[in-house]
Description
Predicted 3D model of a 351-nucleotide part of an RNA (small-subunit ribosomal RNA, central domain) from an uncultured prokaryote. Model confidence (mean pLDDT): 87 of 100. The RNAcentral record of the full RNA draws on ENA.
Context: one part of a larger RNA
RNA sequence: CUGGGCUUAAAGCGUACGUAGGCGGACAUGUAGGUACUUUGUGAAAUCCCACCGCUCAACGGUGGAACUGCUGGGUAUACCGCAUGUCUUGAGACAGGUAGGGGUCGUCGGAACGAUAGGUGGAGUGGUGAUAUGCUUAGAUAUCUUUCGGAACGCCAAAGGAGAAGUCAGGCCACUGGGCCUGUUCUGACGCUGAGGCACGAAAGCGUGGGUAGCGAACGGGAUUAGAUACCCCGGUAGUCCACGCCGUAAACGAUGUGCACUAGGUUGGGGAGGGGGCUGACACCGGCCCGGCCGAAGCAAAAGUGUUAAGUUUACCGCCUGGGGAGUACGGUCGCAAGGCUAAAACUC
Numbered sequence: 001c002u003g004g005g006c007u008u009a010a011a012g013c014g015u016a017c018g019u020a021g022g023c024g025g026a027c028a029u030g031u032a033g034g035u036a037c038u039u040u041g042u043g044a045a046a047u048c049c050c051a052c053c054g055c056u057c058a059a060c061g062g063u064g065g066a067a068c069u070g071c072u073g074g075g076u077a078u079a080c081c082g083c084a085u086g087u088c089u090u091g092a093g094a095c096a097g098g099u100a101g102g103g104g105u106c107g108u109c110g111g112a113a114c115g116a117u118a119g120g121u122g123g124a125g126u127g128g129u130g131a132u133a134u135g136c137u138u139a140g141a142u143a144u145c146u147u148u149c150g151g152a153a154c155g156c157c158a159a160a161g162g163a164g165a166a167g168u169c170a171g172g173c174c175a176c177u178g179g180g181c182c183u184g185u186u187c188u189g190a191c192g193c194u195g196a197g198g199c200a201c202g203a204a205a206g207c208g209u210g211g212g213u214a215g216c217g218a219a220c221g222g223g224a225u226u227a228g229a230u231a232c233c234c235c236g237g238u239a240g241u242c243c244a245c246g247c248c249g250u251a252a253a254c255g256a257u258g259u260g261c262a263c264u265a266g267g268u269u270g271g272g273g274a275g276g277g278g279g280c281u282g283a284c285a286c287c288g289g290c291c292c293g294g295c296c297g298a299a300g301c302a303a304a305a306g307u308g309u310u311a312a313g314u315u316u317a318c319c320g321c322c323u324g325g326g327g328a329g330u331a332c333g334g335u336c337g338c339a340a341g342g343c344u345a346a347a348a349c350u351c
Base pairs, nucleotide, nucleotide: 004322005321006320007305008304012319014201015200017198021194022193023192025088026087027086028085029084030083031082033081034080035077036076037075038074039073041071042070049065050064051063052062053061054060091191092188093187094186095184096183097182098181099180103177104176105175107173108172109171110154114150115149116148118146119145120144121143125136126135162169163168206247207246208245209244210243211242215241216240220236221235222234223233258318259317260316262314263313266296267295268294269293270292271291272290275287276286278284300307301306324351325350326349333344334343335342336341
């Protein structure tokens, strides 16, 4: 240096963008750097290898050859790579016309429920549990009606459904805004793929400053249960949950499956949607290239479970990661963070 792997055995970075690098479509021409062949010079001697010879043999020594796989100058070749020039359109992008959507940000409005305020009715319990009790209640609770206030979440629609790179996203409406898909094939003309570092986003919990606080509710208090009960059950209840701005940067961040391109039987179903076509028209039913989401399965693959055009099949380009269990995702060092801690990451020892 090569060789094996990564759904579940160890192993895909949480996700994207992108620098260097690696890799890269069709045609033509030139060049000849890489490359191939040939040749020049050189590659000291000894050593190694081969043949023969000399010490009685051998070690050892002598003679000759080969080798020294390298470097260098010249010539030839031009498939591939490189470089240069030109052309092309299928990769990629732009443009135009449509289209679906909980994609994002900001603001505003709404109803149900809940709690509270004030008042009316009413008059003894209520609440809670397996059963109790703590709790609330004649200063009038619970129940019921009316008024006002408040915060949080948005029933049905709703789905095997949609959108987003992922995390995630759901009441209505306005504004701003990202992406996708379809159709046209008008334009650019390889502008592409991946991506070490880097940078951005990143659930929940947690942290900082200021606000907010209805319900729920770590901690905490009380009541039960129990041998005990630092729990499960009940009554309360602070942080938090909510908002703004700033941190944190982790999750079974999961499809436990990196990204892109190409190729390889079918069947069935949902969403978007050009076109076709039935119907006098329309509602509506049918077929449906293309894109997206599921299910079942041929071949193949797989240890099997399973997977199977959304591959874990057949290939390719690039990145990441794995190398027995424990010690340990720890110590030390570095770095980031307000902290909590994150990232990077061993060894002794032991089985």